[in-house]
Transfer RNA from a Lactobacillaceae bacterium, 74 nucleotides, folded computationally. Its mean pLDDT, the model's own confidence on a scale to 100, is 81. Lineage of the source: Bacteria > Bacillati > Bacillota > Bacilli > Lactobacillaceae. It matches the Rfam family "tRNA". Gene Ontology term of the family: triplet codon-amino acid adaptor activity. It is annotated as a transfer RNA.

RNA sequence: GGACCCUUAGCUCAGUUGGUUAGAGCAGGCCGCUCAUAACGGUCUGGUCGCAAGUUCGAGUCUUGCAGGGUCCA
Numbered sequence: 001g002g003a004c005c006c007u008u009a010g011c012u013c014a015g016u017u018g019g020u021u022a023g024a025g026c027a028g029g030c031c032g033c034u035c036a037u038a039a040c041g042g043u044c045u046g047g048u049c050g051c052a053a054g055u056u057c058g059a060g061u062c063u064u065g066c067a068g069g070g071u072c073c074a
Base pairs, nucleotide, nucleotide: 001073002072003071004070005069006068007067010026011025012024013023019057028044029043030042031041032040050066051065052064053063054062
C1' cells in the first nucleotide's frame, strides 16, 4: 500500500427484507424472603446504535468519508 470483517447499555451480545415503543443476560439501586448472609423472586436505573454526511415518508439496518480493533496479501 491492497482486500475483507467488526464497532448497539458499565461488560458479553441479539436485533432476519428499512416500518409502529431499541432488547436479553450479567452488573448496579430499592423491596420481598431469611435470625443473618448467599441463593431466589419482584421492581427500577442505564443508549445521540463509533463520528460526520447522504438516500428515503421512514435508517441500528442501505451508500460515502473518517476513527478504532482484527484477519489475510504484498